[in-house]
RNA sequence: GCCGCCGUAGCUCAGCUGGUAGAGCAACGCACUUGUAAUGCGUAGGUCACCGGUUCGAAUCCGGUCGGCGGCU
Repeated sequence: GCCGCCGUAGCUCAGCUGGUAGAGCAACGCACUUGUAAUGCGUAGGUCACCGGUUCGAAUCCGGUCGGCGGCU
């Protein structure tokens, strides 16, 4: 230098063929307990890496940029 894959909650990841952004763990509150842990119920947490385009509508499609991983030379 070229090619491919990936970037979504604090962490690990889902999200199908464009139509309300989710799960588990973690955090916080309540219940339970003499107290903690465990368990149960609930709450909060997101510019979907960034910029632009297409579309009535984009995490999703298209172009570019940045970052990570891998391959080729």